Molecule: c-di-GMP-I riboswitch aptamer
Organism: Nitrosomonadales bacterium
RNA sequence: GCGAUCACUGGGCAAACUUAUCGAAAGGUAAGGGCGCAAAAUCCCCGGCCUAAGGGCGACUAUGGCGGCGGGACGGUGAUA
Numbered sequence: 001g002c003g004a005u006c007a008c009u010g011g012g013c014a015a016a017c018u019u020a021u022c023g024a025a026a027g028g029u030a031a032g033g034g035c036g037c038a039a040a041a042u043c044c045c046c047g048g049c050c051u052a053a054g055g056g057c058g059a060c061u062a063u064g065g066c067g068g069c070g071g072g073a074c075g076g077u078g079a080u081a
Stems, first nucleotide, its partner, number of pairs: 004080004012037002017032006035068001042073002045071003048066003054061002
């Protein structure tokens, strides 16, 4: 240095919900909050899921969204062998 395993230490993030706000919605942002997470840091590359403004006679449909759904890329602290 790389990989694997683990999380003692120092810490980190923050579900549901509430308030405010943005958005058609899904959902996002901020504050509170504390379900949980070895990375629950980042990225829609692939799959999946959510929404349907707009489009369509209708069935439907993503260019919208979810990284705390799975895979992948990339990146990080400590300990052990």